[in-house]
Context: one part of a larger RNA
Molecule: small-subunit ribosomal RNA, central domain
Organism: uncultured Caldithrix sp.
């Protein structure tokens, strides 16, 4: 490549929006590019294979045939694909009416804790530990009581609840502002699905500059432990965590499972709806979307397992594997201020 493959054995891009490209719904008509049948021409020749035939055989020569999976021209056919013309309503989307939510941005605000400061009772210890000691404390600590500042983070509610593409989102109020279900009717008429580049968005750490710093803390300093202890524990502690404007582009970015569609047994809990029966209502009961859990037939799978949220059965598109090390390193190329990041080899070697 080509086959097989990605849930844990090598393999699913961290996520999304969308360009080519790919692929795409019923039904009618057209056309004939693909497509499928005929005839013609052409596909030198030797070579190969087949079947005779020459050299006393072979090897070799000679003749006849096949081949030579292709291409032209030309005649038909019209199911399927294109393509055009019309047309439809399930796909897809609009409006109408409810309805849930920690969706996202900005502003205000609120209480308990914490720690520092003023101050007041108040007197010798406090803090820490497997024990200790560095620490703090007669300059009056801890402890209590008042007041005041300050920075973050919001117990309980809180839940295999929710919400959001994905990172993620959790105190309460206002404003803007996204996307989701549901339901009943109307309208558009295929406007769909993936999606190489591109582009956006992306935790924590980390970088620029400019504030802010209460707690907690890499590094650091000191006290212990130890044979040593550049650790684990204890006392402190600076970056850093926190705000604005920016870079930066990676995670065990995970469900370690890419996205649409369709079909294929059941049971049981939960969140949002919508109907139904009953009832005064309200719970229970039934049904039906959309979500999220457990448990499970077929069926998968090497087990494990997964099993209508599928890893069953089919389809379409995209990414990404191809023995272990070396190595996600070198080399070069984009990108970044840097850190680095992205693409990403090879000698060797088992």
């Nucleotide at each position: 490549c080509u086959g097989g493959g990605c849930g844990u054995a090598a393999a699913g891009g961290g996520u999304g929006u969308g360009u080519a490209g790919g692929u795409g719904g019923g039904c009618a008509g057209g056309c004939a590019a693909g497509u499928c049948a005929g005839a013609c021409g052409u596909g030198a020749a030797a070579a190969u294979c087949c079947a005779a035939g020459g050299c006393u055989u072979a090897a070799c020569c000679u003749u006849g045939g096949a081949c030579u999976g292709g291409c032209g021209u030309u005649u038909g056919a019209a199911a399927c694909u294109a393509c055009c013309u019309g047309u439809c309503u399930u796909g897809a989307g609009u409006a109408c009416g409810g309805g849930a939510g920690a969706g996202g941005a900005a502003a205000g605000u609120g209480g308990a804790a914490u720690u520092u400061c003023a101050g007041g009772u108040g007197u010798a210890g406090c803090g820490g530990u497997g024990a200790a000691a560095u620490g703090c404390g007669u300059a009056g600590a801890u402890a209590u009581c008042u007041g005041a500042a300050a920075g973050a983070a919001c117990a309980c509610c809180g839940g295999u609840g929710g919400c959001g593409a994905a990172g993620g989102c959790g105190g309460c109020u206002u404003u803007c502002u996204g996307g989701c279900c549901c339901g009943a009717u109307a309208c558009u008429g295929a406007c769909g699905c993936u999606g190489a580049g591109a582009c956006a968005c992306g935790a924590a750490g980390g970088c620029u500059a400019g504030g802010g710093g209460a707690g907690c803390a890499a590094a650091c300093a000191g006290g212990a432990u130890u044979a040593g202890a550049u650790a684990c524990c204890c006392u402190g502690g600076u970056a850093g965590u926190c705000c604005u404007a920016g870079c930066g582009g990676u995670a065990a970015a995970c469900g370690u499972u890419g996205g649409g569609c369709a079909c294929u047994a059941g049971g049981u809990g939960u969140u949002g709806g919508a109907g139904g029966a009953a009832u005064c209502g309200a719970c229970c009961c039934c049904u039906u979307c959309a979500g999220u859990g457990c448990c499970g037939a077929a069926g998968u799978u090497a087990a494990c397992a997964c099993a209508u949220u599928a890893a069953g059965u089919g389809c379409c598109c995209c990414g990404c594997c191809u023995g272990g090390g070396g190595a996600g390193u070198a080399c070069g190329g984009c990108c970044g201020c840097a850190a680095g990041g992205u693409u990403g080899a090879a000698a060797c070697u088992c």